[in-house]
Context: one part of a larger RNA
RNA sequence: GAAUGAACGUUAGCGGCGUGGAUUAGGCAUGCAAGUCGAGCGAGAAGUCGUUGAUGGAACCCUUCGGGGGGAAGUCUUCGACGGACAGCGGCAGACGGCGUAGUAAGGCGUAGGUUACGUACCCUUGAGACCGGGACAGCUACGGGAAACUGUAGGUAAUACCGGAUGAUCUUUCAGGACAUGAUGGUCCUGAAAGCAAUUGGUGAGAUUCCGCUCUUGGAGCGGCCUACGUGGUAUUAGCUAGUUGGUGAGGUAAUGGCUCACCAAGGCUGAGAUGCCUAGGGGGUGUGAGAGCAUGGCCCCCACGACUGGGACUGAGACACUGCCCAGACAUCUACGGAUGGCUGCAGUCGAGAAUAUUCCGCAAUGGGCGAAAGCCUGACGGAGCGACGCCGCGUGUGGGAUGAAGGCCCUUGGGUUGUAAACCACUGUCAGAGGGGAUGAAAUUCCUGGAGGUUAUCCUCCUGGAUUGACAUAGCCUCAAAGGAAGCCCGGGCUAAGUACGUGCCAGCAGCCGCGGUAACACGUACUGGGCGAACGUUAUUC
Numbered sequence: 001g002a003a004u005g006a007a008c009g010u011u012a013g014c015g016g017c018g019u020g021g022a023u024u025a026g027g028c029a030u031g032c033a034a035g036u037c038g039a040g041c042g043a044g045a046a047g048u049c050g051u052u053g054a055u056g057g058a059a060c061c062c063u064u065c066g067g068g069g070g071g072a073a074g075u076c077u078u079c080g081a082c083g084g085a086c087a088g089c090g091g092c093a094g095a096c097g098g099c100g101u102a103g104u105a106a107g108g109c110g111u112a113g114g115u116u117a118c119g120u121a122c123c124c125u126u127g128a129g130a131c132c133g134g135g136a137c138a139g140c141u142a143c144g145g146g147a148a149a150c151u152g153u154a155g156g157u158a159a160u161a162c163c164g165g166a167u168g169a170u171c172u173u174u175c176a177g178g179a180c181a182u183g184a185u186g187g188u189c190c191u192g193a194a195a196g197c198a199a200u201u202g203g204u205g206a207g208a209u210u211c212c213g214c215u216c217u218u219g220g221a222g223c224g225g226c227c228u229a230c231g232u233g234g235u236a237u238u239a240g241c242u243a244g245u246u247g248g249u250g251a252g253g254u255a256a257u258g259g260c261u262c263a264c265c266a267a268g269g270c271u272g273a274g275a276u277g278c279c280u281a282g283g284g285g286g287u288g289u290g291a292g293a294g295c296a297u298g299g300c301c302c303c304c305a306c307g308a309c310u311g312g313g314a315c316u317g318a319g320a321c322a323c324u325g326c327c328c329a330g331a332c333a334u335c336u337a338c339g340g341a342u343g344g345c346u347g348c349a350g351u352c353g354a355g356a357a358u359a360u361u362c363c364g365c366a367a368u369g370g371g372c373g374a375a376a377g378c379c380u381g382a383c384g385g386a387g388c389g390a391c392g393c394c395g396c397g398u399g400u401g402g403g404a405u406g407a408a409g410g411c412c413c414u415u416g417g418g419u420u421g422u423a424a425a426c427c428a429c430u431g432u433c434a435g436a437g438g439g440g441a442u443g444a445a446a447u448u449c450c451u452g453g454a455g456g457u458u459a460u461c462c463u464c465c466u467g468g469a470u471u472g473a474c475a476u477a478g479c480c481u482c483a484a485a486g487g488a489a490g491c492c493c494g495g496g497c498u499a500a501g502u503a504c505g506u507g508c509c510a511g512c513a514g515c516c517g518c519g520g521u522a523a524c525a526c527g528u529a530c531u532g533g534g535c536g537a538a539c540g541u542u543a544u545u546c
Base pairs, nucleotide, nucleotide: 001546002545003544004543006542007541008540009539010538013396014395015394016393017392018391019389020388026352027351028350030349031348032347035092036091037090040089041088047082048081049080050079053076054075055074060069061068062067099307100306101305108232109231110230111229112228113227114226115225118224119223120222123220124219127216128215129214131165132164133163134162140155141154142153143152144151145150171196172195173194174193175192176191177190178189179188180187202212203211233279234278235277240270241269242268245267246266247265248264249263250262251261252260282304283303284302285301286297287296288295289294309330310329311328312327313326332343333342334341335340360386362385363384364383368382369380370379371378372377399429400428401427402426409420410419411418412417433487435482436481437480438479446471448469449468450467452465453464454463455462456461490535491534492533493532494531495516496515497514501530502529503528504527505526511518512517
């Protein structure tokens, strides 16, 4: 000098873009952060309408004034229609997105390859198919247990839920033959044979080969699993380490290779090019600095990996050994009728604690993206925005011109004056920002609905076009008017390094200090004043890196 996720001190006008729990991976009140589909299924509350019956008795009519007739509203109720809440079965999604960096020095990461050793829901695509039957379980009803969480028995019900059978290939396995490749094979391909494996003919609709779905299958895309090589910290005041250890055969297991696991056999394997141990650490793209080489670093953003109170485990599933799923154990916390239950912010806000130190319990799904749905749409603390913090970078302003009798005041003085200083006053202007008001209504942006038309053979589906309607949480460029210099400057320093000095006070005291060093009676170095220098909404200090 440059830099920082900074902190501290003094000061502080506005805006844009960024950025903000680095410490206790410490504990957490509260709310929200993953749902959706009624076009898979049964049932169905409130409510509305109609209807049956009961009750009720208004208007009105008659009256000999005693009453009689009359039947509306309202209430309860039967049945039906519309309606669709809450809950349930079922499907898909909850493995993404979001957060953190504890562990991990190699099951990681980076680069380059391999997989003839593999998987793949949704998406695109090829070919084919969907036949016949069955029994349940929720919800519900009845009766219970329990403080609650929850739960028992019996009855009974639907499905794109479940089960059995059939059919079935170019799929899978086995066998036979042939071809290809390889160091080699049980690999690949072709032909033939045998065996094995499927589905909801569901939904919408007047109408389905056609739209949305179901099953098997071919190829693809994207994604993932696994393997190899090289590279990727410190320490030798750690020198030996290793029995599933190294290899083989066989078997099991896996989507798949493999000591991954097991039985048997052999005795191997690693190591001074650093094994093993210990310490430290997420890795990379990058970032800072530097002429570069290098050194340092890994906050925000992107990719990858790993973690989800601690430890262990599997289930479901295309995919997990699953942050807001399940089971077990533990610690902690909460509720309890003491029998027993419940919970997991390293999601967004917020709180306590510790700390030098790090923000709102905000708005919205309008946009982008995601999940579900045929769609409308619903959900989305992802995301888009606003709020707070000079935390950083950048931009703008705090006025402009004139103005000497060089006013007053301050400071210095050789008492002549000098300086502050065109600075002020004063005169003439301007109007950025902030303030007040106004109109204008742009962008973000395209989506959805309706009508009509055209095309796709048919079509309930898709595409395009005209017209009409609809949707903004938030922000606002730019414009006009008003008013008024009015509301907006500080911080550090002045001995040398290092730009900038005088006076007074103090008297090795009080104090300063990055280094050299100042201060013991004229201190350019302490304190104050004046003055000067530097930077400027900042300026200094501290910490750290080059």

Small-subunit ribosomal RNA, 5' domain from a Planctomycetaceae bacterium, 546 nucleotides, folded computationally. Model confidence (mean pLDDT): 81 of 100. The organism belongs to Planctomycetaceae, within Bacteria.